[in-house]
RNA sequence: ACGAUUCUUUGGGGCGGGGUGAAAUUCCCCACCGGCAGUGACAGUCUGCGACGGGCCGCAAGGCCCCCGAACGGGUGCAAUUCCCGUACCGACGGUAUAGUCCGGAUGAGAAAAGAAUGUU
Numbered sequence: 001a002c003g004a005u006u007c008u009u010u011g012g013g014g015c016g017g018g019g020u021g022a023a024a025u026u027c028c029c030c031a032c033c034g035g036c037a038g039u040g041a042c043a044g045u046c047u048g049c050g051a052c053g054g055g056c057c058g059c060a061a062g063g064c065c066c067c068c069g070a071a072c073g074g075g076u077g078c079a080a081u082u083c084c085c086g087u088a089c090c091g092a093c094g095g096u097a098u099a100g101u102c103c104g105g106a107u108g109a110g111a112a113a114a115g116a117a118u119g120u121u
Base pairs, nucleotide, nucleotide: 001120002119004118005117006116007115008114009113010112016030017029018028019027031101032100033091034090035049036048037047038046044089045088053066054065055064056063057062071087072086073085074084075083093104094103095102
């Protein structure tokens, strides 16, 4: 230097105010939040991945397949669907007065990041 093998650690945020009601952090008005990598310059809405959900194989460990939300206009600039301005939009499953924000599966899993050892040159 490479990153092949093994291991360790890290690895998701947000309901505050008011209204109605017997009851709502779930409805209504306002509010608030944004995983990982990539992309000429910073991304919830571009590309890919993870997570959730469904299925198949396997004694098991585990492997594979499917599914997988949402953005436009203007400006600056060599370059931005990523920055700035404006106005929008999206958010698994189970529970419960209908939930992106509460409780639960989950002290779980995980994209990936950092580090260590071994190995190779």
FMN riboswitch aptamer (RFN element), 121 nucleotides, folded computationally. Its mean pLDDT, the model's own confidence on a scale to 100, is 86. Of the family's consensus pairs, 100% are formed in the model.